[in-house]
RNA sequence: AAUUUAAAAGGCACACCCGGGGAAACCCGGGGUCGCAAAGCCAUGGGUCUUCAGCAUUAUGCAAUGAUUGCCAGGCUGCAGUUU
Numbered sequence: 001a002a003u004u005u006a007a008a009a010g011g012c013a014c015a016c017c018c019g020g021g022g023a024a025a026c027c028c029g030g031g032g033u034c035g036c037a038a039a040g041c042c043a044u045g046g047g048u049c050u051u052c053a054g055c056a057u058u059a060u061g062c063a064a065u066g067a068u069u070g071c072c073a074g075g076c077u078g079c080a081g082u083u084u
Stems, first nucleotide, its partner, number of pairs: 001083004011036002016031006034070001040076003044073003047068003051064001054062003
């Protein structure tokens, strides 16, 4: 520098349980371990979800408020193996 078939010291932590926060989606701490080679970071584009008030309408849509990077894309950074 190129690359990601398999493995991996170390790392992360789904569901679920306990405690706390929030209107909710969801978040934080502890346990847990389904999985992950970026399951590290960034709400930039799309998706999904949420909701008091608004508009249209009569149970949905628009727009807005938030949430999600363990939904996808993009950007930045990094570990290991292999090849040179």